[in-house]
Molecule: RNase P RNA; transfer RNA
Organism: Deltaproteobacteria bacterium
């Protein structure tokens, strides 16, 4: 010096004027966005639905152990990949529960499979040859060494064996099932024996295991005031109704809805208008208060813990706006670039992504630097 | 703020369910018929599917993550 890998930090300071919120009140005071406030992709308080829910369905998570209010987040470890390395990556259960798919090419694409060329063996036919035999074709079989196709073709070398061949037998590697014995809390890690056991992928395709989830969001929800035509259609009115509701489907369950008049002994039926429960239409209003911000809060010390976090003590109060506030201009300093100057400095210009709407706890995206350690390569001492 | 949907040629769509050559109208170019246009008729081009990255032997189609468009939701009686 060049390449690249982790980890941390802050997100400009300080004054002056002049606006705006919102408490406080009359002193001209206090306080006023982020690390991502962003996507809303995950989990929660919270609050309503019936303090009545059960199955199915449907949705997630997915390797141990831990943390944690909870998780698809973190932390340690463990298995696999990747990369000379420093380091990183992994939607990581199950493929001898069962299903489905694997285009094209190829003889065969999945069953204990599969003869297109080869390669071997018999018979025929019909050629050469004195003969032994030779090579040809057709026809019955053996053959998964060897050749082609392909993303994948049913362990790899070598050796014997053999008509030619094959775990068919053997030596050895590589891996899988079983047993055992040892270490770990645990995924699993080590080492010994036996079996020739070698039977593709994909679960980000159905699916099968194991564990989790009611639904609906601050436009939840709670109080008050103002307007308007308590209009008009539709369904239902007492249980095998009609509508809602813990949501899709069932089963249970709760909630809400009537009087008259006729027929008829009487169960039953039928009809009328108004009440009432519901949708749709139409009609009004575009208000204020509350929820609303002190919270699984934030900083320093300690002490447990590898660490994620936990406990303990002290001290701090940090936006609530709602036609939706946090702006603008000056000056000084800082930092970066660019010109000029030996230089002290001097002029310009530049400072990212992006701003709350109920509130935490993570994820992921976007973004401009600064600090440091570490790792490979190259050049000089 | 909440909650859905959708991006595929110059436009408008289809193809995603059940992964296996990307396709239809218009439009656009070249030819022919006409004297020219227009109509017709033959014929051809044009895209990597809104982007990045993952799962696969393969991805428009399965997954994350992003960027763009549209839609819907208020209250009282």
């Nucleotide at each position: 010096g060049g390449a690249g890998g982790a980890u941390g930090c802050a997100g400009g300071g300080c004054g002056g004027c002049c606006g705006c919120u919102g408490c406080g009140a009359u002193c001209u005071g206090c306080a006023g966005a982020g690390g991502a406030a962003a996507g809303u992709c995950c989990g929660g308080a919270c609050a309503c639905u019936a303090c009545a829910g059960g199955g199915c369905a449907g949705g997630g998570a997915g390797g141990u152990c831990g943390c944690u209010a909870a998780c698809a987040g973190c932390g340690a470890c463990c298995g696999g990949g990747g990369g000379c390395g420093a380091c990183c990556c992994c939607a990581g259960g199950g493929a001898u529960a069962g299903g489905g798919c694997c285009a094209c090419a190829g003889a065969a694409a999945a069953g204990g499979a599969g003869a297109c060329c080869g390669c071997c063996u018999g018979c025929u036919u019909g050629g050469g040859g004195a003969a032994a035999c030779c090579g040809a074709a057709g026809c019955a079989g053996g053959u998964a060494a060897g050749g082609g196709u392909g993303a994948a073709a049913u362990g790899g070398u070598g050796g014997g064996g053999u008509a030619a061949g094959a775990g068919c037998c053997c030596a050895c590697c590589a891996g899988a099932a079983u047993g055992c014995c040892g270490g770990g809390u645990g995924a699993c890690c080590g080492g010994c024996a036996u079996u020739g056991c070698u039977a593709g992928g994909u679960a980000a395709c159905c699916c099968c295991c194991u564990c989790c989830c009611g639904g609906u969001g601050c436009a939840a929800g709670g109080c008050c005031g103002a307007a308007u035509a308590g209009g008009u259609u539709c369904c239902g009115c007492a249980u095998u109704a009609a509508g809602g509701g813990c949501u899709g489907c069932c089963c249970g369950c709760c909630c809400u809805u009537u009087u008259u008049c006729c027929c008829g002994u009487a169960a039953g039926g039928g009809a009328a208008g108004g009440g009432c429960g519901g949708a749709a239409c139409g009609g009004g209003u575009u208000g204020g208060c509350u929820g609303c911000u002190c919270g699984a809060g934030c900083g320093u010390a300690g002490c447990g813990g590898c660490a994620a976090c936990g406990c303990u003590a002290c001290g701090c109060c940090u936006a609530g706006a709602u036609g939706a506030a946090u702006g603008g201009c000056c000056g000084c300093c800082a930092c970066c670039c660019c010109g000029g100057g030996a230089g002290a400095c001097c002029g310009g210009g530049g400072c990212a992504c992006a701003a709350g709407a109920u509130c935490c706890g993570g994820c992921u995206u976007a973004c401009g630097g600064c600090a440091c350690c570490c790792u490979c390569c190259g050049g000089c001492a | 703020c909440g909650g859905g949907a959708c991006g595929u040629a110059g436009c408008g769509c289809a193809g995603u369910u059940u992964g296996g050559u990307a396709g239809c109208g218009c439009a656009c170019c070249u030819g022919a018929a006409u004297g020219g246009g227009g109509u017709u008729c033959a014929g051809g081009g044009g895209g990597c599917c809104g982007g990045a990255g993952g799962u696969u032997c393969a991805a428009a189609u399965c997954c994350u993550c992003u960027c763009g468009u549209c839609c819907c939701g208020a209250c009282c009686a």